Source information: Predicted 3D model of a 475-nucleotide part of an RNA (small-subunit ribosomal RNA, 3' major domain) from an uncultured bacterium. It matches the Rfam family "Bacterial small subunit ribosomal RNA". Rfam links the family to the GO terms ribosome and structural constituent of ribosome.
[in-house]
Context: one part of a larger RNA
RNA sequence: UGACGGGGGCCCGCACAAGCGGUGGAGCAUGUGGUUUAAUUAGACGCAACGCGCAGAUCCUUACCUGGGCUUGACAUCUGCGGAACCUUCUGCAAACAGAGGGGUGCCUUCGGGAGCCGCAAGACAGGUGCUGCAUGGCUGUCGUCAGCUCGUGUCGUGAGAUGUUGGGUUAAGUCCCGCAACGAGCGCAACCCCUGUCCUUAGUUGCCAUCAUUCAGUUGGGCACUCUAAGGAGACUGCCGGUGUUAAACCGGAGGAAGGUGGGGAUGACGUCAAGUCCUCAUGGCCCUUAUGUCCAGGGCUACACACGUGCUACAAUGGCCGGUACAAAGAGUUGCGAUGCCGCGAGGUGGAGCUAAUCUCAAAAAGCCGGUCUCAGUUCGGAUUGGAGUCUGCAACUCGACUCCAUGAAGUUGGAAUCGCUAGUAAUCGCGGAUCAGCAUGCCGCGGUGAAUACGUUCCCGGGCCUUGUACA
Numbered sequence: 001u002g003a004c005g006g007g008g009g010c011c012c013g014c015a016c017a018a019g020c021g022g023u024g025g026a027g028c029a030u031g032u033g034g035u036u037u038a039a040u041u042a043g044a045c046g047c048a049a050c051g052c053g054c055a056g057a058u059c060c061u062u063a064c065c066u067g068g069g070c071u072u073g074a075c076a077u078c079u080g081c082g083g084a085a086c087c088u089u090c091u092g093c094a095a096a097c098a099g100a101g102g103g104g105u106g107c108c109u110u111c112g113g114g115a116g117c118c119g120c121a122a123g124a125c126a127g128g129u130g131c132u133g134c135a136u137g138g139c140u141g142u143c144g145u146c147a148g149c150u151c152g153u154g155u156c157g158u159g160a161g162a163u164g165u166u167g168g169g170u171u172a173a174g175u176c177c178c179g180c181a182a183c184g185a186g187c188g189c190a191a192c193c194c195c196u197g198u199c200c201u202u203a204g205u206u207g208c209c210a211u212c213a214u215u216c217a218g219u220u221g222g223g224c225a226c227u228c229u230a231a232g233g234a235g236a237c238u239g240c241c242g243g244u245g246u247u248a249a250a251c252c253g254g255a256g257g258a259a260g261g262u263g264g265g266g267a268u269g270a271c272g273u274c275a276a277g278u279c280c281u282c283a284u285g286g287c288c289c290u291u292a293u294g295u296c297c298a299g300g301g302c303u304a305c306a307c308a309c310g311u312g313c314u315a316c317a318a319u320g321g322c323c324g325g326u327a328c329a330a331a332g333a334g335u336u337g338c339g340a341u342g343c344c345g346c347g348a349g350g351u352g353g354a355g356c357u358a359a360u361c362u363c364a365a366a367a368a369g370c371c372g373g374u375c376u377c378a379g380u381u382c383g384g385a386u387u388g389g390a391g392u393c394u395g396c397a398a399c400u401c402g403a404c405u406c407c408a409u410g411a412a413g414u415u416g417g418a419a420u421c422g423c424u425a426g427u428a429a430u431c432g433c434g435g436a437u438c439a440g441c442a443u444g445c446c447g448c449g450g451u452g453a454a455u456a457c458g459u460u461c462c463c464g465g466g467c468c469u470u471g472u473a474c475a
Stems, first nucleotide, its partner, number of pairs: 001475002003472003007469007015459002019423005026314008034305002043052001064300007073125001077124002079121005086103007107114002127289002130287003136283002138278003141274001143272001148187006154163003167178003193266004198234007207224003212221002237260001240254005316416001320375007332363003337356002342351003382413001387408007429451007
């Protein structure tokens, strides 16, 4: 100087407390361990691995296993020889591959040939998702959006170092003020950026409709006031008033205001820590393989199942289930696409094709809600697992192993032990909608809006963190 203490002081955080809803019990989905297996590819392991990489394993993906092939190779450059490329038929085979034919002759040209592509041969070489993340770059997680981490000069100390950065106040903040052997500065904080909340200006189609006509309908004429869209501005700064305070910083209350003291949300992550994670994104040192640890193909596996754990979905019902009617979103996506009206089917869906490269058309029905009816507390008209049958769609192909529909079946489950998680406001809870990936496949992920709470006395205690101080046989 640090680190540590079941030392002290001060302070903060959904850390506790106060509340609301869960997990832990059930069924299922999904990830992991274990076991099994020819293989169940492999990485990730307290927080910070376990719906994680995977924004989507029937083939492919695919790295694993079994079997069948290839050896200058699936891919790159160079040399020689031949042929345009390319299209196509037959045989064997599971295919890869092997064998036998047929068609076809292009572009440039100095007429030698050349470019491009294909085949053969030889070797230089290719190739490796093989190992090492404890050789590395890059990227990322975490402490933590915590308020810290440092430097120059000066001063003090023999020195390691100290000071500044400590102290008194204050703040979300090393934020600001005052004091002070310090005076300044840098990286962080804040602000500058984006979205949202109010108003104004500009613009008015594909958007909108107050007034005037018109219609089933903003449908049409008309209009751009309003909504909205999207570009520019205004607005909030403790600016004003009162009080407290050291004549300070600041705090408390008030006015005005759409908004008040960081208005709300996002992006933004200092010096560093964990030899944290990743050699399987990529790059890369070293090592290893080279008729195989490379490469092509078919089939299988990654989907197994006495069990254990994590994360979720659906429930156990009456604030509910079912039936009929009816209302109100936002944000997105769409030409290999979204696909309307109509017709067929109980339905998944089929047929057909209007319109739309989209403020125009489509996906599209929002759901909870509201109105009416029914059920009457039961393993039920709750719950939907499981299983049998019949189908639809995608796709060469749904057996291993897809999703969905209909009929039948109707399991566990009556609110969950010890323990444990999230959340402070348009939040929790609850309700639906969209998108990426994607042929198909979503209870996951990323977004969007609708309805919309309760509680916070307080900081003694648990956890994590910041500053000062103290002890130490620790570095």
Record summary:
The prediction has a mean pLDDT of 85.